A computed fold for a 103-nucleotide RNA from Virgibacillus sp., annotated as SAM riboswitch aptamer (S box leader).

RNA sequence: UUCUUAUUCAGAGAGGUGGAGGGAAUUGGCCCUUUGAUACCUCGGCAGCGGACUUUUAUAGUACUGUGCCAAAUCCAACAAGCAACAGCUUGGAAAAUAAGAA
Numbered sequence: 001u002u003c004u005u006a007u008u009c010a011g012a013g014a015g016g017u018g019g020a021g022g023g024a025a026u027u028g029g030c031c032c033u034u035u036g037a038u039a040c041c042u043c044g045g046c047a048g049c050g051g052a053c054u055u056u057u058a059u060a061g062u063a064c065u066g067u068g069c070c071a072a073a074u075c076c077a078a079c080a081a082g083c084a085a086c087a088g089c090u091u092g093g094a095a096a097a098u099a100a101g102a103a
Base pairs, nucleotide, nucleotide: 001103002102003101004100005099006098007097008096013043014042015041016040017039021032022031023030026078027077028076029075044070045069046068049066050065051064052062053061054060074095079092080091081090082089083088
């Protein structure tokens, strides 16, 4: 990097560095941001995918370990189908992220 499977409307912030854009990419919208964002570091926390452990053996628990995550539903939409007079709504897909396995 690619493939397969599963999940994605829940949850979880303080300090420091730094100084301009950021929210994956494109477009449109919406939002965050000099009251210092995004990013990085430290500490803290959330979650429970793999391992480990427990025993009541399951679609359970613990949070020890490997990851992950801590604005907004993956921030929303884009493609297809259905519904609707419109605005729009529902379902599915695509793309993306994470975990586990494989190449």

The RNAcentral record of the sequence draws on Rfam and Ribocentre. The prediction has a mean pLDDT of 84. Of the family's consensus pairs, 97% are formed in the model.